[in-house]
């Protein structure tokens, strides 16, 4: 110091649901509310799901940019420090 791990301790985030608001939609943004999270930090790289057009199906395309990082891998990065 650093890996693994995650007791404790200081803090963090902020589920659904409400309101107002953007979007055709999934689904986002601010306030309120906390269900729960050691990465529930940040990255669309892989695999998934979900909107949106076309197609009988398999599929196939994405508006200035389709959406979900709290679905799961992977990649960057970070607070304590006990067994």
């Nucleotide at each position: 110091a650093g890996a693994a791990c995650g007791a404790a301790a200081a803090g963090g985030c902020g589920a659904a649901c409400c309101a107002u608001u953007c979007g055709c939609a999934a689904g986002g943004a601010u306030g309120g509310g906390g269900c729960g999270c050691a990465a529930a930090g940040c990255u669309g790289c892989g695999g998934g799901u979900c909107c949106c057009g076309c197609g009988c199906a398999a599929g196939c395309g994405g508006c200035g940019a389709g959406a979900c990082a709290g679905c799961c891998g992977g990649g960057c990065u970070g607070c304590c420090g006990a067994a």

Source information:
Model confidence (mean pLDDT): 80 of 100. c-di-GMP-I riboswitch aptamer from a Deltaproteobacteria bacterium, 83 nucleotides, folded computationally. Taxonomically the source falls in Myxococcia (Bacteria, Pseudomonadati, Myxococcota).